[in-house]
RNA sequence: AGCUCAUCCAGAGGGACUGAGGGAAACGGCCCGUUGAAGUCCCGGCAACCCUCCCCGUUGCGGUUCCAGUCCGGGAUCCUCGCGGCGGAACGGUGCCAAAUCCGUCCCGCGCCGAGAUCCGGUGUCCGGGGAAGAUGAGAG
Numbered sequence: 001a002g003c004u005c006a007u008c009c010a011g012a013g014g015g016a017c018u019g020a021g022g023g024a025a026a027c028g029g030c031c032c033g034u035u036g037a038a039g040u041c042c043c044g045g046c047a048a049c050c051c052u053c054c055c056c057g058u059u060g061c062g063g064u065u066c067c068a069g070u071c072c073g074g075g076a077u078c079c080u081c082g083c084g085g086c087g088g089a090a091c092g093g094u095g096c097c098a099a100a101u102c103c104g105u106c107c108c109g110c111g112c113c114g115a116g117a118u119c120c121g122g123u124g125u126c127c128g129g130g131g132a133a134g135a136u137g138a139g140a141g
Stems, first nucleotide, its partner, number of pairs: 003139006013043005021032003026105004044097003049093002052089003055085004062078006101133001106130004110124005
């Protein structure tokens, strides 16, 4: 690099150096940028994917105990693991800190426009759903 799974309309910026681009790629749009882009470094923060810990619920195995007792059984309580919760904490591993992954591109639906019912074409970041691509995390080989 490729593969699998999950998530992607929430959230979180200051400083130093530097100096013209940037928003993944192509195209179209729309934005950001000399009141300083990208990049590097420092500090700060967000979040909760992984690790760790806690709370609650729950199936089942099991322990203790009570009732009944011929057997089947019923109740209380405790607990490892598992599962669940828009649960909690945040030392550590990542990630992230303009705009939905900025929007579109392919398909379906819907709205609007065109003389336009059907069909056709156009159009819709302030319409919806899916796909593709991408990003991040975790994992497998």

The RNA shown here (SAM riboswitch aptamer (S box leader)) has 141 nucleotides and comes from Kribbella turkmenica. The RNAcentral record of the sequence draws on Rfam. Taxonomically the source falls in Kribbella (Bacteria, Bacillati, Actinomycetota, Kribbellaceae). Model confidence (mean pLDDT): 81 of 100.